[in-house]
RNA sequence: ACUGAAAAUGGCAAACCUAUCGAAAGAUAGGGACGCAAAGCCACGAGUCUAAAGUCCUUGUAUAGGAAUAGGAUCGUCGGGCUUCCAGGU
Repeated sequence: ACUGAAAAUGGCAAACCUAUCGAAAGAUAGGGACGCAAAGCCACGAGUCUAAAGUCCUUGUAUAGGAAUAGGAUCGUCGGGCUUCCAGGU
């Protein structure tokens, strides 16, 4: 390199609640633990979510409905890249 979580030191923190930001998805902080051997970081490929503004379509003309797309989000969806404690191992 690689393998693993049995031991040891620890770490992170789902759902939910509160506050704030956002049109939304969601994010941040606090509380809280479902779980995680990279549940550390990166939006590079794929997937999924969102759609205020703009565009197009529909007719019932409305603070209406629908479609596609740029953009945004998600690393605790998968793959990839980088870094890494302990033990084994080389």